[in-house]
C1' cells in the first nucleotide's frame, strides 16, 4: 500500500441476507419465597448499534468515507 473480517448496555452475543416497537444470557437494583447464607422467582434500570455523512416516510440493516483490531498478500 492491496484484499477480507469484526466492532450492538458491565461482560458475552442475536438480529443484518429481505429497512418497519432493539431482543437473549450473564451482572447490577429492588421485591417475594427461606431462621439467615445460597438457590429460586418476580420486577425494574441501564444502547441514541465504532464515528461521520448520504439515500429513505423509516437505517443496526441500503450507499459513502473513516477508526481501532484480527488475517492473508505485496
Nucleotide at each position: 500500500c492491496g484484499g477480507g473480517g469484526u466492532u450492538u448496555g458491565g461482560c458475552g452475543u442475536a438480529g443484518u441476507c429481505u429497512g418497519g416497537u432493539a431482543g437473549c444470557g450473564c451482572g447490577c437494583a429492588c421485591g417475594g419465597c427461606u431462621g439467615g447464607g445460597g438457590g429460586c422467582c418476580g420486577u425494574g434500570a441501564g444502547g441514541u448499534c465504532g464515528c461521520a455523512a448520504g439515500u429513505u416516510c423509516g437505517a443496526a440493516u441500503c450507499u459513502u468515507g473513516u477508526a481501532a483490531c484480527c488475517c492473508c498478500g505485496a

A computed fold for a 74-nucleotide RNA from Lachnospiraceae bacterium UBA1251, annotated as transfer RNA. It was read from a public genome assembly. Its mean pLDDT, the model's own confidence on a scale to 100, is 81. Its Rfam family is "tRNA". By type it is a transfer RNA.